[in-house]
Molecule: RNase P RNA; transfer RNA
Organism: uncultured Nocardioides sp.
């Protein structure tokens, strides 16, 4: 200098005005509150997307089977996870390091367009070799010469057999290379290499790794196709739910009152529970208050255990809570001139957006 | 706040279980006809399927993330 990984911050300080809920004081009151003053506090690393997991609430203190959905190397962490940590395997990089939806394709089904001889299991086609037949040509022997006939060779056609080494196409072609062998050939056989399966030994909790031996065993890909295997999942969601106050007007149809409509309950079946009213349509009314609601798997620091994620223990801190929804503005000053963006039941993650700055480990 | 659905040409819409990457209608453009226009006839694809990535030989289709639009719930 370049790179890689991790952690942290994300305008600071002061004054004034304003907003939100809280506490205290004072005043008024129709006792519900209202007004004023003072005090401390008041958005984020993502509050976001709503993609997962949990807490909490209601429905049976949440039941069975099927269906459906999710997860997918191993071990651990955790309340739980699709998250995190460590390791294994595969791939990339000189390296630090990074990436991987990373179970099963001899359980079954399905798909593999175009091209190509052939696309999944066994072989068909061309080609090569051989046998038989037919026809033609050449050579030789024989003959005085020719024809017919004989032996050999070459080429063509037809038929039978052997073979899969060769076929250039494709994303993918039934191990590779050399030799033996053969009529031609071929793991048919042999040496080496690559892979697979099985057995034994050693290491590891395990995924897996290493070594030795045996078997010519050479078996395509796709499961983010159906599916199979293992594990997990009851449903709905704070507009859940509970309490109080207030308003209104009923009508029609259908089913039912223990032989029970309907509901909890989402798809089906069963089972359980509630049950005297319920469902549908038309019409009418309300859209108020309180709780839920912030002390929680909480933050920070020390020590201990662990490679780590994390756990244990001790000390310490008190830090938003709205319901038309509060964080803003002005001034002064400083700097590197300030990005993405704002809670709405809560928490753990993932993903996405982000001006700029700081620190540390490691590699070249 | 919570829960769902959708996105293909200028517009409306197809493409059944992945296979020449995309059919049809309206509109547009060019030509013929006409004095000119309308109507009619003929020709023409004007799109890389919301964006990015992945699986696969191959993606509108399958998977993931993001963007945009719509609907429902007290």
């Nucleotide at each position: 200098g370049g790179g890689u990984c991790g952690g942290c911050c994300g305008g600071g300080c002061g004054a004034c005005c304003g907003c939100g809920g809280c506490g205290c004081c004072u005043g008024c009151u129709c006792c519900g509150g209202c007004a004023g003053g003072c005090g401390a506090c008041g958005a984020g690393g993502a509050a976001g997307g709503u993609c997962c997991g949990g807490g909490c609430u209601c429905c049976a203190c949440a039941g069975a089977g099927c269906a459906c959905g999710g997860u997918g190397g191993u071990g651990g962490g955790u309340a739980a996870c699709a998250c995190c940590c460590a390791c294994c395997c595969g791939g990339g990089g000189u390296g630090a390091c990074c990436c991987g939806c990373g179970g099963g394709a001899c359980a079954g089904u399905g798909c593999c367009a175009c091209a190509g001889a052939a696309a999944a299991c066994a072989g068909a086609c061309c080609g090569c070799c051989u046998c038989g037949g037919c026809c033609g040509c050449c050579u030789c022997a024989g003959c005085a010469u020719c024809c017919a006939g004989g032996a050999g060779g070459c080429a063509g056609c037809c038929g039978g057999g052997g073979u899969c080494a060769g076929g250039g196409u494709g994303a993918a072609a039934c191990g590779g290379c050399g030799g033996u062998g053969u009529a031609a050939g071929a793991g048919a056989c042999c040496a080496c290499c690559a892979g697979u399966a099985c057995g034994c030994c050693g290491g590891g909790c395990g995924a897996c790794c290493g070594g030795c031996g045996u078997a010519g065993c050479u078996c395509g890909g796709c499961a983010a196709a159906c599916c199979c295997c293992a594990c997990c999942g009851g449903g709905a969601g704070c507009a859940a739910g509970a309490u109080c106050a207030g308003a209104c007007a009923g009508c029609a149809c259908a089913c039912g009152c223990u032989c029970g409509a309907g509901g909890g309950c989402u798809g089906c079946u069963c089972g359980c529970c509630c049950g005297a009213g319920u469902g549908u349509g038309c019409g009418g009314g309300u859209a108020g208050a309180u709780c839920g609601c912030a002390g929680g798997a909480g933050g920070c620091g020390g020590c201990c255990g662990g490679c780590a994620a994390c756990g244990g223990u001790c000390g310490u801190c008190g830090u938003a809570g709205a319901u038309g929804g509060a964080u803003g503005g002005u001034c002064g000053u400083c700097c590197u001139c300030g990005a993405c963006a704002g809670a709405a039941c809560c928490c753990g993650g993932c993903c996405u957006a982000c001006a700029g700055g700081c620190c540390g480990g490691c590699c070249c | 706040g919570c829960c769902c659905c959708g996105g293909u040409a200028u517009c409306c819409c197809a493409a059944c279980c992945g296979g020449c990457a995309g059919a049809g209608g309206a509109g547009g453009c060019g030509g013929c006809c006409u004095u000119a226009a309308a109507a009619g006839c003929c020709g023409u694809g004007c799109a890389g399927u919301g964006u990015g990535g992945g699986u696969u030989c191959g993606a509108c289709c399958c998977c993931c993330a993001c963007c945009c639009g719509g609907g429902g719930c007290a």